The part of an RNA shown here (large-subunit ribosomal RNA, domain I) has 533 nucleotides and comes from Sporomusa intestinalis. Its Rfam family is "Bacterial large subunit ribosomal RNA". Rfam links the family to the GO terms ribosome and structural constituent of ribosome.

[in-house]
Context: one part of a larger RNA
RNA sequence: GGCAUACGGUGGAUGCCUAGGCGCCAAGAGCCGAAGAAGGACGCGGUAAGCUGCGAAAAGUCAUGGGGAGCCGCAAGCAGGCCCUGAUCCAUGAAUAUCCGAAUGGGGGAACCCAGUGGUGGUCAUGCACCAUUACCCGACUCAGGUCGGGAGGUAAGCCGGGGAACUGAAACAUCUAAGUACCCGGAGGAAAAGUAAUCAAACGAGAUUCCCCAAGUAGCGGCGAGCGAACGGGGAAGAGCCCAAACCAGUGGACUUCGGUCGACUGGGGUUGAGGACCGGCGGAAGUUUCGUCAGGCCUAGCCGAACUACCUGGAAAGGUAGGCCGCAGAAGGUAACAGCCCUGUAAGCGAAAGGCAGAGCGAAAUGGCCGGAAUCCAGAGUACCACGGGACACGAGGAACCCUGUGGGAAGCAGGGGGGACCACCCUCCAAGGCAAAAUACUCGAGGCGACCGAUAGCGCAUAGUACCGUGAGGGAAAGGUGAAAAGCACCCCGGGAGGGGAGUGAAAAAGAACCUGAAACCGUAUGCCU
Numbered sequence: 001g002g003c004a005u006a007c008g009g010u011g012g013a014u015g016c017c018u019a020g021g022c023g024c025c026a027a028g029a030g031c032c033g034a035a036g037a038a039g040g041a042c043g044c045g046g047u048a049a050g051c052u053g054c055g056a057a058a059a060g061u062c063a064u065g066g067g068g069a070g071c072c073g074c075a076a077g078c079a080g081g082c083c084c085u086g087a088u089c090c091a092u093g094a095a096u097a098u099c100c101g102a103a104u105g106g107g108g109g110a111a112c113c114c115a116g117u118g119g120u121g122g123u124c125a126u127g128c129a130c131c132a133u134u135a136c137c138c139g140a141c142u143c144a145g146g147u148c149g150g151g152a153g154g155u156a157a158g159c160c161g162g163g164g165a166a167c168u169g170a171a172a173c174a175u176c177u178a179a180g181u182a183c184c185c186g187g188a189g190g191a192a193a194a195g196u197a198a199u200c201a202a203a204c205g206a207g208a209u210u211c212c213c214c215a216a217g218u219a220g221c222g223g224c225g226a227g228c229g230a231a232c233g234g235g236g237a238a239g240a241g242c243c244c245a246a247a248c249c250a251g252u253g254g255a256c257u258u259c260g261g262u263c264g265a266c267u268g269g270g271g272u273u274g275a276g277g278a279c280c281g282g283c284g285g286a287a288g289u290u291u292c293g294u295c296a297g298g299c300c301u302a303g304c305c306g307a308a309c310u311a312c313c314u315g316g317a318a319a320g321g322u323a324g325g326c327c328g329c330a331g332a333a334g335g336u337a338a339c340a341g342c343c344c345u346g347u348a349a350g351c352g353a354a355a356g357g358c359a360g361a362g363c364g365a366a367a368u369g370g371c372c373g374g375a376a377u378c379c380a381g382a383g384u385a386c387c388a389c390g391g392g393a394c395a396c397g398a399g400g401a402a403c404c405c406u407g408u409g410g411g412a413a414g415c416a417g418g419g420g421g422g423a424c425c426a427c428c429c430u431c432c433a434a435g436g437c438a439a440a441a442u443a444c445u446c447g448a449g450g451c452g453a454c455c456g457a458u459a460g461c462g463c464a465u466a467g468u469a470c471c472g473u474g475a476g477g478g479a480a481a482g483g484u485g486a487a488a489a490g491c492a493c494c495c496c497g498g499g500a501g502g503g504g505a506g507u508g509a510a511a512a513a514g515a516a517c518c519u520g521a522a523a524c525c526g527u528a529u530g531c532c533u
Stems, first nucleotide, its partner, number of pairs: 001532009015518001016483002020455002022452004028446003031154002039100003042055003046078002050074002061094006070082003105114003115134007136151006159187005169176001173223001199206002210237005220228002241437003244381001248269005254263003274415001276379003279374005288368007298358004303351002309324005325342002327331001333345003386410007396422001417432005470477002490517001493504004
């Protein structure tokens, strides 16, 4: 030095555990903000560094309701208090709510500095302190100040709109793809958008929109490459329809006037459709709808009640074993010294709101809300439809390319009218553009609940908590780290030692569970013994 065996050290794998995650389901809820948000800074405790809570009224104040024996957060100790005259705690409402932040009196390097005006207090007086108020934009009314209302900022995902890549794929690459994705900007809402046919269809008919299943990876598009990819129709979810403009009538004020009136503006009535309305004649005052008020019952934000077991044995401990019972609309689950229907919390079933909120049958009020016939005339959305050129969007890449949007130019008809049916024309069918509104079915998230052939500490979220420590000028990046025991009963006392540590004693079922604490693998390091060199 090697090998072997035994016993240790180190180390933290493995097993077991779970305080934390992940996903699904079905219901519910869904904006906050100048009445100052989101997010912060600084403070507030007898002692107080962090977290939590709160705001100079500062781990809190008041009221109402719940609850019923302890309480002064995590979190011990010391000190001191509160509470059945009902505390702590839970719910609802109210009060307070420093400073910064849209930040808004002015400034500013956020949490700081400095003011004006009015008032109160103080001083002999000035300085001073406190309270209120003072930004900008838009609208209405005033129309000389000014008053009132609205806006501004935040927001994870989802939605609509305006802009809009590249990597990549095409085994290179340019059309194409990725993709109208990522990203930027604007806007709105609890959803958004769309929406009651100038739609489809096909000779039969359907009857707004949205979403799902099929049609169908079909028809098509495509350097006919890569790839992209419908519709008709069928089956479901949901279901809801309406209002203007105009013709015509009336009024108000205005302009022009040949004083006959004409024109345009506003307000009210009328009217809203594929064949209708105005107009003329006749009948009729309804159902329904909307808003407001009231309100039965319901729901949310605290809670309440809630059945049934004992003995012996083993053991540190009984929930285990044995014996004999019991309840069950409750044998879900968690806890309790091992495995508990009957010990505890619960579970089934049932009950509950002073206050605030949600939806709301019924009732009341107001508004709105019809039918028939006639036919001369009038009305029915214009720089629009449409055309040309250039683009975009349609599954459709210019193609035979319709339909839809529109930058430039041109530019109708007027119901005997107009659009569409995939170039275009005819016949036929179908529908009324150039104004507007609209629930539900759909998307997403949140809090609570239930569930899981989801994870179990190198896993599962980045975090068993942390956007912390740390890194970076910054945008930003971003960890590691769980387990004594049933209970601290966390080793009084003695001994060695400066201490660390250890030996006794004691606790405990166990201390080879002693806090560097469950189990405690391997690498690695030792001690002892044997063998070999």